SAM riboswitch aptamer (S box leader), 130 nucleotides, folded computationally. The coordinates come from a structure-prediction model, not an experiment, and the mean pLDDT is 80. Its Rfam family is "SAM riboswitch aptamer (S box leader)". Gene Ontology term of the family: regulation of gene expression. It was read from a public genome assembly, where an Rfam model found it.
RNA sequence: ACCUUAUCCAGAGACGGUGGAGGGACUGGCCCUAUGAUACCCAGCAACCGACACAUGAAACCUAUAACAGGGAGUCAUUUCAUGUGCACGGUGCUAAUUCCUGCAGAAGAAAAAUUCUGGUAGAUAAGGA
Numbered sequence: 001a002c003c004u005u006a007u008c009c010a011g012a013g014a015c016g017g018u019g020g021a022g023g024g025a026c027u028g029g030c031c032c033u034a035u036g037a038u039a040c041c042c043a044g045c046a047a048c049c050g051a052c053a054c055a056u057g058a059a060a061c062c063u064a065u066a067a068c069a070g071g072g073a074g075u076c077a078u079u080u081c082a083u084g085u086g087c088a089c090g091g092u093g094c095u096a097a098u099u100c101c102u103g104c105a106g107a108a109g110a111a112a113a114a115u116u117c118u119g120g121u122a123g124a125u126a127a128g129g130a
Base pairs, nucleotide, nucleotide: 002129003128004127005126006125007124008123013042016041017040018039022032023031024030026103028101029100043095044094045093048091049090050089052086053085054084055083056082057081058080059079060078061071062070063069099122104119105118106117107116108115
């Protein structure tokens, strides 16, 4: 660099430290910025993955099967799995503006336009894959 799935109108630094000029991916806009940007540290936010806790449900035995199935038992405990809630311990991520708006296509708008809506493209993040 590529593929798949999910999410992207919520939240978190106008007031911490370092440092000193650019930044918001790209296009066109529009913005942020010496009242100090981007970045790094710190602090914070969220809960995607893992761990942990709790709740609920299913399974556990026998026969047979590639698998589904059938029969029996089913009070508690234990184990596994699924779902939900919590936590914030680990792996990431995020902390101006909806992903800042936009790009391509369609629809509403009597025509044109403003504007609005829907889908897509692009992008970001996570998890998985090759």